The RNA shown here (small-subunit ribosomal RNA) has 1544 nucleotides and comes from Pandorina morum. Its Rfam family is "Bacterial small subunit ribosomal RNA". The prediction has a mean pLDDT of 81.
RNA sequence: AGAGUUUGAUCCUGGCUCAGGACGAACGCUGGCGGCAUGCUUAACACAUGCAAGUCGAACGAGCCAUAGAGGCUUUUUUAAAAAGUUUCUAUUGUGUAGUGGCGAACGGGUGCGUAACGCGUAAGAACCUACCUAUCGGAGGGGGAUAACAUUGGGAAACUGUUGCUAAUACCCCAUAAAAAAACGCCCCCGCUUUAACGUCCACACUUCGUGUGGACGUUGCGGGGGCGUUACUGAGGAGUUAAAGGUAUAAAAACCGCCGAUAAAGGGGCUUGCGUCUGAUUAGCUAGUUGGAGGGGGUAACGGCCUCCCAAGGCCACGAUCAGUAGCUGGUCUGAGAGGAUGAUCAGCCACACUGGGACUGAGACACGGCCCAGACUCCUACGGGAGGCAGCAGUGAGGAAUUUUUCGCAAUGGGCGCAAGCCUGACGAAGCAAUGCCGCGUGCAGGAAGAAGGUCUGUGGAUCGUAAACUGCUUUUUUCAGAGAAGAAGUUCUGACGGUAUCUGAAGAAUAAGCACCGGCUAACCCUGUGCCAGCAGCCGCGGUAAUACAGGGGGUGCAAGCGUUGUCCGGAAUGAUUGGGCGUAAAGCGUCUGUAGGUGGUUCGUAAAGUCUAAUGUCAAAUACCUGGGCUCAACCUCGGAUAGGCAUUAGAGUACUCACGAGCUUGAGUACGGUAGAGGCAGAGGGAAUUCCAAAUGGAGCGGUGAAAUGCGUAGAUAUUUGGAGGAACACCAGUGGCGAAGGCGCUCUGCUGGGCCGAUACUGACACUGAGAGACGAAAGCCGGGGGAGCGAAUAGGAUUAGAUACCCUAGUAGUCCCGGCCGUAAACUAUGGAGACUAAGUGCUUGAUUUUUUUUAAGUGCUGUAGCUAACGCGUUAAGUCUCCCGCCUGGGGAGUAUGCUCGCAAGAGUGAAACUCAAAGGAAUUGACGGGGACCCGCACAAGCGGUGGAUUAUGUGGAUUAAUUCGAUGGUACACGAAGAACCUUACCAGGGUUUGACAUGUCAAGAACCCUCCAGAAAUGGAGGGGUGCUUUGAAAAAAGAACUUGAACACAGGUGGUGCAUGGCUGUCGUCAGCUCGUGCCGUAAGGUGUAUAGUUAAGUCUCAUAACGAGCGCAACCCUCGUCUUUAGUUGUUAUUAUAAUAAGUUCUAAAGAGACUGCCAGUGUAAGCUGGAGGAAGGUGAGGAUGACGUCAAGUCAGCAUGCCCCUUACACCCUGGGCUUCACACGUAAUACAAUGGUUGGGACAAUCAGAAGCGAUCUCGCGAGAGCUAGCGGAUCUGUUAAACCCAACCCCAGUUCGGAUUGUAGGCUGCAACUCGCCUACAUGAAGCCGGAAUCGCUAGUAAUCGCCAGUCAGCUAUAUGGCGGUGAAUACGUUCCCGGGUCUUGUACACACCGCCCGUCACAGGCCGAAAAUUAACUCAACUUUAAGCAGUGUGCCGAACCUGUUUUCAGGACGGGAGCUACCACAGUGGGGUUAGUAAUUGAUCUGAAGUCGUAACAAGGUAGGGCUACUGGAAGGUGGCCCUG
Repeated sequence: AGAGUUUGAUCCUGGCUCAGGACGAACGCUGGCGGCAUGCUUAACACAUGCAAGUCGAACGAGCCAUAGAGGCUUUUUUAAAAAGUUUCUAUUGUGUAGUGGCGAACGGGUGCGUAACGCGUAAGAACCUACCUAUCGGAGGGGGAUAACAUUGGGAAACUGUUGCUAAUACCCCAUAAAAAAACGCCCCCGCUUUAACGUCCACACUUCGUGUGGACGUUGCGGGGGCGUUACUGAGGAGUUAAAGGUAUAAAAACCGCCGAUAAAGGGGCUUGCGUCUGAUUAGCUAGUUGGAGGGGGUAACGGCCUCCCAAGGCCACGAUCAGUAGCUGGUCUGAGAGGAUGAUCAGCCACACUGGGACUGAGACACGGCCCAGACUCCUACGGGAGGCAGCAGUGAGGAAUUUUUCGCAAUGGGCGCAAGCCUGACGAAGCAAUGCCGCGUGCAGGAAGAAGGUCUGUGGAUCGUAAACUGCUUUUUUCAGAGAAGAAGUUCUGACGGUAUCUGAAGAAUAAGCACCGGCUAACCCUGUGCCAGCAGCCGCGGUAAUACAGGGGGUGCAAGCGUUGUCCGGAAUGAUUGGGCGUAAAGCGUCUGUAGGUGGUUCGUAAAGUCUAAUGUCAAAUACCUGGGCUCAACCUCGGAUAGGCAUUAGAGUACUCACGAGCUUGAGUACGGUAGAGGCAGAGGGAAUUCCAAAUGGAGCGGUGAAAUGCGUAGAUAUUUGGAGGAACACCAGUGGCGAAGGCGCUCUGCUGGGCCGAUACUGACACUGAGAGACGAAAGCCGGGGGAGCGAAUAGGAUUAGAUACCCUAGUAGUCCCGGCCGUAAACUAUGGAGACUAAGUGCUUGAUUUUUUUUAAGUGCUGUAGCUAACGCGUUAAGUCUCCCGCCUGGGGAGUAUGCUCGCAAGAGUGAAACUCAAAGGAAUUGACGGGGACCCGCACAAGCGGUGGAUUAUGUGGAUUAAUUCGAUGGUACACGAAGAACCUUACCAGGGUUUGACAUGUCAAGAACCCUCCAGAAAUGGAGGGGUGCUUUGAAAAAAGAACUUGAACACAGGUGGUGCAUGGCUGUCGUCAGCUCGUGCCGUAAGGUGUAUAGUUAAGUCUCAUAACGAGCGCAACCCUCGUCUUUAGUUGUUAUUAUAAUAAGUUCUAAAGAGACUGCCAGUGUAAGCUGGAGGAAGGUGAGGAUGACGUCAAGUCAGCAUGCCCCUUACACCCUGGGCUUCACACGUAAUACAAUGGUUGGGACAAUCAGAAGCGAUCUCGCGAGAGCUAGCGGAUCUGUUAAACCCAACCCCAGUUCGGAUUGUAGGCUGCAACUCGCCUACAUGAAGCCGGAAUCGCUAGUAAUCGCCAGUCAGCUAUAUGGCGGUGAAUACGUUCCCGGGUCUUGUACACACCGCCCGUCACAGGCCGAAAAUUAACUCAACUUUAAGCAGUGUGCCGAACCUGUUUUCAGGACGGGAGCUACCACAGUGGGGUUAGUAAUUGAUCUGAAGUCGUAACAAGGUAGGGCUACUGGAAGGUGGCCCUG
């Protein structure tokens, strides 16, 4: 970093898929060890059992044990006293169960339900609290009353609880003192200030009855600042509200220690506020009444605050997305990525939330509290039925769910936490171990030598190759393993203390010993063969593989990759520039709103100044730790652990730069924009008036049979007078010519003339304003045609409809009619291919040439605005665009993100409706698409050719026969060939043989080949059985070569026998093949090298213009050359020359010779080349002519380019693979291939007089001949027979050619035509003529009188007609095939049409290539979705009802030890406290209603997919009526028609 996949190929667009990394994973196969990590992602489902939060006796009382002391009682001995027992008290030590009290239990541990929020992150802030810890200052005086435990007595099944009595404290209460108090208030003093405030005194003035008013001065109050003194609010009878404290241990006593109280400070912790950031949906657009605000009142909190309440005001949020709905703990980080980003939030760490569900508070420094309380609900458990108990989302563990996640372990030794003075106790936090390949990291499963390259497997070209130095074998080592011995650090705190653990580690011994799998091997993608299977079984990530030779399935061998793992599945990122800030697009691929105006917003000309928001620089603070990065260190390394360090970036603050730009403010400028003035063109708009042509209708007249319409017709109109012609009239609609890629308008659109009103543009010169501008989400206006509503109008046209045609049908195209509509007025609709398929504005960037309108200019010009064409640079996938950009840039808006489903469903908005706007998903496919290329095709075009048509001649199709085929039949009718390009074809010849088929009889190393062994020469003859094959018996015969004296031996060929290798197969596959062949087509084409053009496929060359039979040649030319084809070279025929000639020919003599070179034969040459002439043309060439035997390739043949048809042939031959092997091989006899209702092809003979018959007469050329041709002669009517001459052939034979000519007869008939069929008698071949041969003679004498639709051949020595020969062959079915000659025509105007072909061009949705592709209904099966009477569930909203616990309020009735008062003192009153009850709020619950979401559903609708269904043929070519868009009507269906529009 890319790759595969749309196509015949190409480029592009665009989706799908793959290669990488990761994981709390799971599953499959496999599994040696160690280290370090990790381990319910699902049911916040339910939980048995054990443990997870206690501790302090140095706060306290009681209890218990032990010891000591003292007292009481009893017994015994006794004078006393002693002893024993028992009991009480005291003291001490110890203990620790329960209790009072203190601290902790709010930490630690778990989970992620809820939460879209100040919840979290980050950065700030002010109105707060803080137990334990630390530091500092200060203090601790005096009193009091209870209570649990306990004892007693009750209730209860239990849980638990009541009564009475006793008692302690670091429990509780009262008083004193301190602090709270740096405050508040009062009084006094000093200074300053004011008239905007008030009062007093005095003076002046005015009015005047007292008196009042105005002004002035002074003083006080007032306001601000400073100082001093005093008091402690207030209520109240009251120090009541309201306020410090505590002791313990220890000692002989102290000191000391641990505590207690108040205050201050700090740290750490917590509460609160704010800026910014924090998912999706607009098919959620309006939300909000405590809602927003109030230095208004009050309450409340630690604290600000509508936090709560009363009052006042009416605010607050929202397109920069409120509200609503869905989803979700957030972060450090983690994964991925080059980065920007994207995804994620396990483990570790920070914050938050939660603790069965919902609500609530209490205690406390801290909770609205996981292992606390109360209430309600669900569930589980106990119960004596009365009532109680519980909460693993702590650690283990169980069940359930699930693809899936561990032990009911050890220890507090370490770290940390709680309590304690401490010892210590507790600690499922934690430290460890166990289980799991769940992950990461490390190690091992041996090392060296060893070729007879062992055996064996696999493959094989049978030679060998490979597994493979791999193994065996020899030597070595011991990581690991097993055994034995030693044995830590981890301990901090000199003693003691280790769960792990006899672990790590070390030493020794034994012995290669204990240890390799998994996936893949068609391409992507590293790695290939065999066997099996046969579109089956199966594989598959995408493309795709499998239908008998599968590197794709399964197995085997081999290989590749990774490795104690390997694969698969799932998810995330990447690749994906397929959401594009970095970094995409919108003419035709998806994509520019139909057009304009304009709001918000975005953007904005030029100069100066100010400021410094953006911007830039620096510093400070912070962004916890861990992680990541860098340098080191420690475990043997690594993973892992660990010390230290650092960049960028975010936020905040401060300082600076202030100049470049942007913003802001101020002052200007004129070029953007606008205004004024003067002109100018125009189907611009609206309204009114007028005009003529034409159609139709009405009236009249003339006239008299048709008109009209079509491809052709018909319906229709017309003797009741049409059409036609003339005159007059009526009415509606539209305005010919001019008219033009001409004009105007924003677009839609606008066209007779005149008038009125009115919008915009352009040009010119001069003034003015001074950025006033551009774009434009929402919004608004306009908006073809069709359509709708109401009212008019209605000539023509004309959906629907009717009729006539066409047609298989014709709901169409064509015709005749014709309603809505088309027209006007008013109101809706709001869509079009509303297109330049190209949004608007501005700037810049070559030219040339038309048109329109201005200005200027004497003219030519120049310039401005518009409208077209060509074209440079540039752009584009290409086509193309190109100053009217799709070029280069700036700004703004709209839109796109694979095809289908679908512009559908649903919701909402608009509309009278039709419908419009907005606008999905499920599911399904691997493509859909754009441009261009090469072909092919077209009921597209142009040119050209061909017996292609036409012009002619003769046939086929009808008859009979022959022959081939199909079909049928059969024991078998062997097989193949099947449009053209099979069918008188393979077969140039089926009675047996052939023969491959059938029946029967036989053989098994075989009829045939090679090798081994044995015997025998070979071979010949006879007999028997049998249908034959075959079997049996007998006889004869002994060879050749070599060695050897001989006997004999060996060998070659041949025959027979035996065993095994093997033979054999016309068995299959022509779709595994070779070779050969047919066809297009003897058509003129098919290609290559180099160059050039194009991103490429590809093009050019090979086109255009001529010409030719021809890609033949010429001209021209980014092409120049070349190859295979064409032509020529080859053969035959035609002319001539030369040479040679016997068996040929002629002549002479004459029957044997000679001569010649005319015919003939066969060798070599010549000849024809558009060479010559004329015309024409640039040329090539063409036309005509001459000469010539032949003239424009002279005629004919052979010769068949690249390729097409999986064309034909495995049965001609060859051949791979498969199959059979006492048979699918081989031999024999007989049969069949010759059947026969029928159908088709190809031929023969005819239907007659251009003929038939009889008689006579004439003229060929090929060719063949020895198991042969066979003359002459004789016999036979004849076929033929007999005897034989000649000839291996220019000599002999086949061999008389026939049509033709002459003569005669026949006289138009089923005949003297025609000869089938049949009978009889013969002949020939052959072992054999029945199935099943040919020929002859006589007799018989069928159909047939020229052939329907249709169709074939032929252009000159041709057609037609006539006979002859050959091959095969014993004979023949030959009328076939291949040759030979005889006689010998007609016609071609011409290329419109049919068929085939060639070249160019055009269109294409075809490429298996039109026998293509492809659309819709219907039917069947399956999938997904919608609608739907209704129904279920959840959530939610507002209202009402009911209120549990609880807090608050109230509490006149009730209760109470401490304090106060009292002249009723075992009491009373008060204070204070408690508190039933009541009130407000409120969870759950209930009632009826609204909304949202999800599910189900009879029935129903659309859509998709499937398979060779049905009906048509709508589209692609002019697709056979050009197609398409919008709209309306209509039809089984595609569709059709009308109106307007587009060219795609």